[in-house]
Predicted 3D model of a 114-nucleotide RNA (SAM riboswitch aptamer (S box leader)) from Salinibacillus kushneri. The prediction has a mean pLDDT of 81. The sequence was found by an Rfam model in a public genome assembly.
Formats: sequence, C1' cells, structure tokens
RNA sequence: CUCUUAUCAAGAGAGGCUGAGGGACAGGUCCGAUGACGCCCGGCAACCGUUCUUACCAUUGUAAGAAAAGGUGCUACUUCCUGCAAAACAGUUACUUGUUUUGAAAGAUGAGAG
Repeated sequence: CUCUUAUCAAGAGAGGCUGAGGGACAGGUCCGAUGACGCCCGGCAACCGUUCUUACCAUUGUAAGAAAAGGUGCUACUUCCUGCAAAACAGUUACUUGUUUUGAAAGAUGAGAG
C1' cells in the first nucleotide's frame, strides 16, 4: 500500500510543555493567544490478547458475564454537517429546489490475509 471483516448517536482533565493553526478531501460551518494542533501525564473504552466465573461439550473448544498491570485505539462538535442513489412529503406549469428516512461511497479504528 491492497484485500476481507466488525464498529463508528455512549464514554473520557478548569494538569504540564510548546506555540498557530486545526476539525482526512471539497463546500459549509465550527474550534483557536481566556492559548487550539502536537507531545507528556491522566482518563475512557474493551477490538485483540490475558485472568476469573457460569453454562454446554468426551476433549480441543463454544457462549455469556466480570476484571484491567499487556497490544492498539480514542479523549470539541453524530465520522461536526453535506457530498452519490432511492423513497416519502413540501413546493414549481415544468426542469430545478427543500426536508426527512434508508442504502451506498469516502474516511477512521480493530482483527485477519497478501
């Protein structure tokens, strides 16, 4: 980097360093010197792994629950909103347009494979 698969409406500091940009991309819109982004510490969560409990199974193991000192991840805003398609409703002479819902695409993260 590519592929497969799961999840993305919950949760998480009024700490330290630094110093101007940042929220993937585009548009919108937000955050930011009352110091963002980043790093450290702290925290959250429980995807993988680990430990424990219960049930099932002849065994390997499977399912559910709990813990959290391991590997990641996350810690403004629903993945901040929309980006493509369909349906319903509104509106228009019609095209166009708006709102809502659903699905996809894109993105992020985990696990597995190349």
Rfam family: SAM riboswitch aptamer (S box leader). Gene Ontology term of the family: regulation of gene expression.